[in-house]
RNA sequence: GGUGCACCUGGCGGUGGAGUCCGCCAUCAACCGUGAGCUUCGUGCUCGCCAAUGACUCCUGUCGCGUC
Numbered sequence: 001g002g003u004g005c006a007c008c009u010g011g012c013g014g015u016g017g018a019g020u021c022c023g024c025c026a027u028c029a030a031c032c033g034u035g036a037g038c039u040u041c042g043u044g045c046u047c048g049c050c051a052a053u054g055a056c057u058c059c060u061g062u063c064g065c066g067u068c
Stems, first nucleotide, its partner, number of pairs: 009026005016059006033049006
C1' cells in the first nucleotide's frame, strides 16, 4: 500500500417526523421510482403514472367516499 473478515461508528434504501427490525455502502461507495418516446447513450431531455414505509407501527400533511 492492496484485499478479505469481525466489531464499533457514520451514511444510504425515489416526498415529512419517530420507534423496531432488515438490507446495502465505507467516499471513484451505497443511493438518485416507473411506462413511452427522443437521445450527445450521460445521474440526460419530453410526456404520463404510482407512492409520505426498505418492511411493520404511530404521528403530521395530502386525496377520495360516507355520516353528523

Annotation
The prediction has a mean pLDDT of 79. The RNA shown here (Fluoride riboswitch aptamer (crcB RNA motif)) has 68 nucleotides and comes from Actinobacteria bacterium HGW-Actinobacteria-6. The source organism's lineage runs through Bacteria, Bacillati and Actinomycetota. It was read from a public genome assembly, where an Rfam model found it. Its Rfam family is "Fluoride riboswitch aptamer (crcB RNA motif)". Rfam 15.1 lists 2,293 matches to the family in 1,982 species. Its family is annotated with positive regulation of gene expression and response to fluoride in the Gene Ontology.